A computed fold for a 382-nucleotide RNA from a Pseudomonadota bacterium, annotated as Bacterial RNase P class A. The RNAcentral record of the sequence draws on ENA. Its mean pLDDT, the model's own confidence on a scale to 100, is 76. Rfam family: Bacterial RNase P class A. The family's RNA type in Rfam is ribozyme. Taxonomically the source falls in Pseudomonadota (Bacteria, Pseudomonadati).
[in-house]
RNA sequence: GGAGCAGACGAGGCGGUUGCUCCCUCUGGCGAAAAUCGACCAGAGGGGGAGGAAAGUCCGAACUCCACAGGGCAGGAUGGUCGCUAACAGCGACUCCGGGCGACCGGAGGAAAGUGCCACAGAGAACAGACCGCCGAAGGGGAAGCUUAAGUUUUCCUCAGGCAAGGGUGAAACGGUGAGGUAAGAGCUCACCGCCCUGAUGGUGACAUCAGGGGCACGGCAAACCCCAUCCGGAGCAAGACCAAAGAGCCCCCGACGAGGUGGCCCGCCUCAUGGGGGCGGGUAGGUCGCCAAACCUUCUGAGCAAUCAGAAGGUCAGACAAAUAACCGCCCUCGCCUGAAAGGGGCGAGAACAGAAUUCGGCUUACGUUCUGCUCCAACC
Numbered sequence: 001g002g003a004g005c006a007g008a009c010g011a012g013g014c015g016g017u018u019g020c021u022c023c024c025u026c027u028g029g030c031g032a033a034a035a036u037c038g039a040c041c042a043g044a045g046g047g048g049g050a051g052g053a054a055a056g057u058c059c060g061a062a063c064u065c066c067a068c069a070g071g072g073c074a075g076g077a078u079g080g081u082c083g084c085u086a087a088c089a090g091c092g093a094c095u096c097c098g099g100g101c102g103a104c105c106g107g108a109g110g111a112a113a114g115u116g117c118c119a120c121a122g123a124g125a126a127c128a129g130a131c132c133g134c135c136g137a138a139g140g141g142g143a144a145g146c147u148u149a150a151g152u153u154u155u156c157c158u159c160a161g162g163c164a165a166g167g168g169u170g171a172a173a174c175g176g177u178g179a180g181g182u183a184a185g186a187g188c189u190c191a192c193c194g195c196c197c198u199g200a201u202g203g204u205g206a207c208a209u210c211a212g213g214g215g216c217a218c219g220g221c222a223a224a225c226c227c228c229a230u231c232c233g234g235a236g237c238a239a240g241a242c243c244a245a246a247g248a249g250c251c252c253c254c255g256a257c258g259a260g261g262u263g264g265c266c267c268g269c270c271u272c273a274u275g276g277g278g279g280c281g282g283g284u285a286g287g288u289c290g291c292c293a294a295a296c297c298u299u300c301u302g303a304g305c306a307a308u309c310a311g312a313a314g315g316u317c318a319g320a321c322a323a324a325u326a327a328c329c330g331c332c333c334u335c336g337c338c339u340g341a342a343a344g345g346g347g348c349g350a351g352a353a354c355a356g357a358a359u360u361c362g363g364c365u366u367a368c369g370u371u372c373u374g375c376u377c378c379a380a381c382c
Base pairs, nucleotide, nucleotide: 001378002377003376004375005374006373007372008371009369010368012332013331014330015329016328017327018326020049021048022047023046024045025044026043027042028041029040030038031037051354055365056364058363059362060361061360062359063236064235065234066233075232076231077230078229079228080094081093082092083091084090095108096107097106098105099104109227110226114225115224116221117220118219131167132166133163134162135161139159140158141157142156143155144154145152146151175193176192177191178190179189180188194216195214196213197212198211199210200209201208202207240289241288242287243286249280250279251278252277253276254275258272259271260270261269262268296315297314298313299312300311301310302309303308333351334350335349336348337347338346339345
């Protein structure tokens, strides 16, 4: 100087003024008297008042209501092993594979159950293929040489044919390197590596090591369908519980003076509007609860590599609902700039960013800082 990993803090300190919100206490008023009562009004005093992510709402739960005999189908989630946890897609340790010089980082069931797909390029993309290339031995043809000729051998060309070593295409071309072998080649043969199968040993296990056997059979994709294993009922605090106006409805009572019916008329009887009183159910407006002490936090001790667990001591102080947590001033501190010969001098400025609780908790992810700390790696120089 450049990197890797882990962590802390999240914005300075003291004082003052004016406000907001919640709680407690007290006082006064109001409620016809009284009250220790109050969905009312006002005042005084005291106390509490955002975050590491309160965020995204991505997982997992608590809690509440609904559904539910049991079993299955469908659907969804997870996916190395072992452990931790209330649970999880979280955390820890380990295993294997891949990347990096390294600190370190990333990935993870099954592709020899079946189906499907593999663009472009390329000759050929899955029980494949021959463009360039190599060979052309055995077989056919032609030319040259030898030979009087038949013929013959050598060389060259070519056809049928053989090959898949080399080139080329591609993300991927049906094991790799070397030797033998061959006309040229090829696991065709051999050695080593890789792969597969079997066994032994070690490990709780993923797996590792060793021994023997087999020329090699098995390309990739499962965030394609699918298979295997495990787990999963739905909705969510606008969950839900309680109290409960006004208006409407229903029931009962009153009904002097009334209206209608019956009747020729009166009494009587029956019915009824308006009105008054009482009650009932449902639960709208509104109010109360849920709602802040919980799988909680801090420190120490012990167990464990660790995540975590156990024990002891101590602490707990937001609970709003068109939703509070703010604004200003003074001194000190820190930093920057200017001035100055210099100073512990003077002046000016700054003290943030991301973001703001809304039932609660455990995680993950994302956003942020001229803030701070520790460990480690690489390179150069002394």